RNA sequence: GGAUCCGUAGCUCAGAGGCAGAGCGUUCCGUUCACAUCGGAGAGGCCGAAGGUUCGACUCCUUCCGGAUCCA
Numbered sequence: 001g002g003a004u005c006c007g008u009a010g011c012u013c014a015g016a017g018g019c020a021g022a023g024c025g026u027u028c029c030g031u032u033c034a035c036a037u038c039g040g041a042g043a044g045g046c047c048g049a050a051g052g053u054u055c056g057a058c059u060c061c062u063u064c065c066g067g068a069u070c071c072a
Stems, first nucleotide, its partner, number of pairs: 001071007010024004018055001026042005048064005
């Protein structure tokens, strides 16, 4: 220098045009003498950045940033 993939909650990851989700973690409540387990409820995201397409973008297109792999 060229190519491909990834970036979404504190962590690991779904979601591939129509209200952003799960597991773990965390907070509160119930249960217990107490802890754990279990059950219930909640908080936590402007989806890496900017622009474009669209009635509507996490999703499609372009550029940039960061990471991984391959080729030279």